This is a predicted structure of a 71-nucleotide RNA (transfer RNA) from a Candidatus Magasanikiibacteriota bacterium. It matches the Rfam family "tRNA". It is annotated as a transfer RNA. Its mean pLDDT, the model's own confidence on a scale to 100, is 84. Lineage of the source: Bacteria > Bacteria candidate phyla > Candidatus Magasanikiibacteriota.
């Protein structure tokens, strides 16, 4: 230089056109003499810009970051 893939909650990952989900973690409560474990509840997320569409996390495009292949 050429090519491919990935980017979603604090972390690990689902979801691939129609109100974004789970586990762990965090916070609050119950239980306990206290704590752990367990149970109940809550907060919190689509890397950035532009386009297509009635509607975009999803499709197209540019940029950024990361990974891999190749020279």
């Nucleotide at each position: 230089g050429g090519g491919a893939g990935c980017u979603u909650a604090g972390u690990u990952u689902a979801g691939u056109g129609g109100u974004a989900a789970a586990a762990c973690g965090u916070c609050g409560g119950a239980c306990u003499c206290c704590a752990a474990a367990u149970c109940c509840g809550a907060a919190g997320c689509c890397g950035g810009g532009g386009g297509u569409u009635c509607g975009a996390u999803u499709c197209c495009u540019c940029c950024a970051g990361c990974u891999c292949c190749u020279g």